Large-subunit ribosomal RNA, domain II from a microbial mat metagenome, 705 nucleotides, folded computationally. Rfam family: Bacterial large subunit ribosomal RNA. RNAcentral holds the full RNA, with entries from SILVA.
Context: one part of a larger RNA
RNA sequence: GCCGACGAGUCAUCGGUAUGUGGCAAGGUUAAGCCGAGAGGUGGAGCCGCAGCGAAAGCGAGUCUGAACAGGGCGUCAAGUCGCAUGCCAUGGACCCGAAGCCGAGUGAUCUAUCCAUGGGCAGGGUGAAGCGAGGGUAAGACCUCGUGGAGGCCCGAACCCACCUAGGUUGAAAACUGGGGGGAUGACCUGUGGAUAGGGGUGAAAGGCCAAGCAAACUCGGCGAUAGCUGGUUCUCCCCGAAAUAGCUUUAGGGCUAGCGUCGUGCGUUCCGCGUUGGGGGUAGAGCACUGAUUGGGCUAGGGGGCCAACAAGCUUACCGACCCCAGUCAAACUCCGAAUCUCAACGCGCCAAGCACGGCAGUCAGACCAUGGGGGAUAAGCUUCAUGGUCGAAAGGGAAACAGCCCAGACCGCCAGCUAAGGCCCCCAAGUCGGGACUCAGUGGAGAACGAAGUGGGGUCGCCCAAACAGCCAGGAGGUUGGCUUAGAAGCAGCCACCCUUUAAAGAGUGCGUAACAGCUCACUGGUCGAGUGAUCCCGCGCGGAUGAUGUAACGGGGCUAAGUUCCGCGCCGAAGCUGCGGGAUUCUGUCGCAACCCAGGCCUUCGUGGUCCAGGGGACAGGAUCGGUAGGGGAGCGUCGAACGGCCAACGAAGCCGCGGCGAAAGCCAGCGGUGGAGGCCGUUCGAGUGAGAAUGUCGGC
Numbered sequence: 001g002c003c004g005a006c007g008a009g010u011c012a013u014c015g016g017u018a019u020g021u022g023g024c025a026a027g028g029u030u031a032a033g034c035c036g037a038g039a040g041g042u043g044g045a046g047c048c049g050c051a052g053c054g055a056a057a058g059c060g061a062g063u064c065u066g067a068a069c070a071g072g073g074c075g076u077c078a079a080g081u082c083g084c085a086u087g088c089c090a091u092g093g094a095c096c097c098g099a100a101g102c103c104g105a106g107u108g109a110u111c112u113a114u115c116c117a118u119g120g121g122c123a124g125g126g127u128g129a130a131g132c133g134a135g136g137g138u139a140a141g142a143c144c145u146c147g148u149g150g151a152g153g154c155c156c157g158a159a160c161c162c163a164c165c166u167a168g169g170u171u172g173a174a175a176a177c178u179g180g181g182g183g184g185a186u187g188a189c190c191u192g193u194g195g196a197u198a199g200g201g202g203u204g205a206a207a208g209g210c211c212a213a214g215c216a217a218a219c220u221c222g223g224c225g226a227u228a229g230c231u232g233g234u235u236c237u238c239c240c241c242g243a244a245a246u247a248g249c250u251u252u253a254g255g256g257c258u259a260g261c262g263u264c265g266u267g268c269g270u271u272c273c274g275c276g277u278u279g280g281g282g283g284u285a286g287a288g289c290a291c292u293g294a295u296u297g298g299g300c301u302a303g304g305g306g307g308c309c310a311a312c313a314a315g316c317u318u319a320c321c322g323a324c325c326c327c328a329g330u331c332a333a334a335c336u337c338c339g340a341a342u343c344u345c346a347a348c349g350c351g352c353c354a355a356g357c358a359c360g361g362c363a364g365u366c367a368g369a370c371c372a373u374g375g376g377g378g379a380u381a382a383g384c385u386u387c388a389u390g391g392u393c394g395a396a397a398g399g400g401a402a403a404c405a406g407c408c409c410a411g412a413c414c415g416c417c418a419g420c421u422a423a424g425g426c427c428c429c430c431a432a433g434u435c436g437g438g439a440c441u442c443a444g445u446g447g448a449g450a451a452c453g454a455a456g457u458g459g460g461g462u463c464g465c466c467c468a469a470a471c472a473g474c475c476a477g478g479a480g481g482u483u484g485g486c487u488u489a490g491a492a493g494c495a496g497c498c499a500c501c502c503u504u505u506a507a508a509g510a511g512u513g514c515g516u517a518a519c520a521g522c523u524c525a526c527u528g529g530u531c532g533a534g535u536g537a538u539c540c541c542g543c544g545c546g547g548a549u550g551a552u553g554u555a556a557c558g559g560g561g562c563u564a565a566g567u568u569c570c571g572c573g574c575c576g577a578a579g580c581u582g583c584g585g586g587a588u589u590c591u592g593u594c595g596c597a598a599c600c601c602a603g604g605c606c607u608u609c610g611u612g613g614u615c616c617a618g619g620g621g622a623c624a625g626g627a628u629c630g631g632u633a634g635g636g637g638a639g640c641g642u643c644g645a646a647c648g649g650c651c652a653a654c655g656a657a658g659c660c661g662c663g664g665c666g667a668a669a670g671c672c673a674g675c676g677g678u679g680g681a682g683g684c685c686g687u688u689c690g691a692g693u694g695a696g697a698a699u700g701u702c703g704g705c
Stems, first nucleotide, its partner, number of pairs: 001705006011092003015089010027048003033042003052059002062074004095233002098230001102223006113197009122187001124156003127152001131148006160184003164181005199215001201211003236639006246259005260365002262362007271355001273351009286338001287336002292332003296328004303321002305318004368393010398409003413585004418581003424575003427560003433572001435571006446562001452546002456543010473530005479503003484498003509524001513522002586629009599620001603615004640694001642691010658678005663672003
C1' cells in the first nucleotide's frame, strides 16, 4: 500500500415539549404495595385539567394598582388527560476516537547521584623539600659547602580512569561505537561487594543534571469513558423545497445567545410583487459663492511702514504691506442662494397564480470570495483593506474567454444520429464566408507598456508668399561715415555695457553663425540674375514609428500560418449550449371531470346497542389541462436491504442456505419469474413488531498478502 472482518446519534427517566395516532372525557390516570405460576387483578395516596388576579392578607369572572364607580395590567369568552410512536430538549460518558495534565495508592537507587561499611588496584623512569651528619665559619649563633635523607592534589609514562580534536559510522558492527591523536595517572584517584537516601521527594564540586535507553516533577494501577468552545471520522436509495458567512450583546472575536435568512404544519385570504397616476419625504451628483472658510490679478482706499518736513499738532510724498468695498477669475467631506436622476412613503387603478402575513415544530449559518458602480483607509499601490448597491461563485453543470470557482452567454427531470438561436465565431487544426462594398495600416502594428521625440502616412481647417515669377538650387552683390561710443593690453559687426543713427543704393543689420590675440577670412539676413509652378507656417483627427533590457527554448496571436486570415464603417448568410422548439417518457403540485365500483374516517339520523344500519362532505384511484422538477449546510416525504420475534402461508435429500454462471425485472437502494453447476441441511413469502441494521476514508483496530 491493497484486500477482508470489526468500526460512530444509543439506552434510561411515574422527565419536558411538539406532532401523529388510540382510549376515556369535565374529566383523565394510577404509584408503591398486595393477590396471582403467569396473563392479569387490586390499589385513588398522588399528578394534570375544570379560575383567575395579587408581594401578601385576600377577593373571585374577575382581580391588582388607585381616593376613584377613571384609566391601565393580567384574566374571563378555545377540552382535557392517560398510553404508544416520532422530532427536539434536559440529566447522565450521551455520535465515535484523541490530549498535555490533576489526584490517590503502590513499585523502583541491579542504570545513575551522594553517602556509609569492608576489601582490592596504581609497570618503569625522573626531580630531590624538611630533618640529620661532616667540614668551614662565629665569642656563641646565624650562615656557607658537601653528604645523607626521600617530601609532593611534583614531572615523564603503561595498566586503570576520562572523553579535548579529527576521520569514519548515521535503515550503524553499536538506540552514543570504531580508528588515529589527546587529558589524569599517590590522588578532591580508580574500583569489587554489601548497605542508606524515593517523587514536590531524593541526590546534585549546580547541567534543571541524575533517580533503570525519554525527568521543569519517575514508573504502575486506580479516580477514568477526566475535560477538549479544538482536529479527524460518522456506513443504503429516491422525491420536494432550500440557506448563511449579517445585526445586537458576549473575559467575546475560529465559541455562543436572540433576531435575520431555510424548511414543515396550522390559520388568514390578495394583504405580496411589477407598472401607472396623484400627493408627500430628501439635500447626494451637478452647480454655485448668498453664508462659513480658502483663493489669483486689477481698481479704490481706511490703517501701518519708509522718505521730506517737523517743538507739538498737522501736512506733502511713496515701484512697500494692506482690511472693507468694486471688477474679473477660482476651491470645499465636516460651505449652500440652488439642485436632479435613482430611491422611498401613502392612496387609487391596472397587470400578475407568484407570493405575503401570523402562530407553532426542526434547523443550519455568525472565516466569505471576486466582478461592476459610489465612497473611506493606502501611494486617485496591491489577487490590499473597510462600508454601500447589484451580480456571479459559494451551493451551478453546459457554451465562450487556448487552459482559467468569482468575467461573458445561459440555469442540466430522462431519452432522440430532429430543428432555431445566445455569447462567441465562420483560412487549416475546428462546426460555419478564403462572403459583398467603402476606407485605413506596411509596423507581423495587429499579437503588452508611459512621459516624451520624429519632414511615417491618410483626412480636415486656418494664415502667408507666388507667372508683375514664389520655394529650393546655381551666378553675382552684401557697401560708405566706421575700428559707432564706452570698456579694455586689445574689443575693428560677432568678451561685455550703451546706443542702434545717417549716406550711397537693386540691396546690404552699428550685424545670424563660424573664425582671429586683435584684425583678416568664410557665412547669413537683404538684393539682382538664371530657372518656370506651386511653395511655406500652424492647428485638429485616423492608423502606424522610436522610447522597449532577464534569466532551460520560440514563449506578449492557443498553434499553423496570415498583408488580410489586421483595423474601421455598412450589409447579407451560416455555425454555435444541457437555452428555446419538436417527438416520446417519468415525477411533484394545482385545477377540472369521472368514479365512488372495493376499503377507511369526521358528522347527522335510526338503533335490537352488536366490530350494527343508513345518509353525506373529504382522502387514497382514473383521465385531461396548467405550472414545476441544478443544488452544499439544512428541513420535509417515500422506500430498499440486513439480523431476530409473533401469527398466517409455503419450499426442502426428487437437494435448504451459501458460492459460481446464464437469462431477465425495477426510477434507485435492489430483486427474480426461471435454468445449470457446486454444496449437503435448513430456508422462504405475507402482515406486524424489535434492533449490536448498511463502510472508502477516522496517520482507525485486528488479520492476510